Record summary: This is a predicted structure of a 74-nucleotide RNA (transfer RNA) from Candidatus Bilamarchaeum sp. Its Rfam family is "tRNA". It is annotated as a transfer RNA. Gene Ontology term of the family: triplet codon-amino acid adaptor activity.
RNA sequence: GCCCUCGUAGUCUAGUCUGGACAGGAUACAACCCUCCGGAGGUUGGGACACGGGUUCAAAUCCCGUCGAGGGCG
Numbered sequence: 001g002c003c004c005u006c007g008u009a010g011u012c013u014a015g016u017c018u019g020g021a022c023a024g025g026a027u028a029c030a031a032c033c034c035u036c037c038g039g040a041g042g043u044u045g046g047g048a049c050a051c052g053g054g055u056u057c058a059a060a061u062c063c064c065g066u067c068g069a070g071g072g073c074g
Stems, first nucleotide, its partner, number of pairs: 001073007010027004020057001029045005050066005
């Protein structure tokens, strides 16, 4: 230098191919219930689509660019 894959919450992850209702789950965190206390268990709550632009009535999803991570070739 070229090619491929990936980037979603503190952490892990589904959804992207085939655009559509408040973006789902686990764990962690907070409050409450339970308990003598704690743990376990139960209920509830807040928190996320790497960044910029484009297409569209509508973008996590499609297109372009940038940044970052991993891998391959020279």